[in-house]
A computed fold for a 74-nucleotide RNA from a Clostridiaceae bacterium, annotated as transfer RNA. It matches the Rfam family "tRNA". Rfam's curators write: Transfer RNA (tRNA) molecules are approximately 80 nucleotides in length. By type it is a transfer RNA. Its family is annotated with triplet codon-amino acid adaptor activity in the Gene Ontology. NCBI's taxonomy places the organism under Bacteria, Bacillota, Clostridia, Eubacteriales, Clostridiaceae. Its mean pLDDT, the model's own confidence on a scale to 100, is 80.
RNA sequence: CUGGCUGUGGCGCAGUUUGGUAGCGCGCCAGACUGGGGGUCUGGAGGUCGCAAGUUCAAGUCUUGUCAGCCAGA
Numbered sequence: 001c002u003g004g005c006u007g008u009g010g011c012g013c014a015g016u017u018u019g020g021u022a023g024c025g026c027g028c029c030a031g032a033c034u035g036g037g038g039g040u041c042u043g044g045a046g047g048u049c050g051c052a053a054g055u056u057c058a059a060g061u062c063u064u065g066u067c068a069g070c071c072a073g074a
Stems, first nucleotide, its partner, number of pairs: 001073007010026004020057001028044006050066005
């Protein structure tokens, strides 16, 4: 330099196919059960989807640019 893949709560991921209110597990906070710990159950907080622009009534999803990481090639 070229090509490909990935980027979504604190962590790990799904959601992209077919555009239509952003979800799951773990963790965190509060409460109940328990003598306590552990465990179980209930409730709650926390992300506008790496960044920017475009298309659209509507974008995590489609298009373009860009940044970071990984892989391959030169």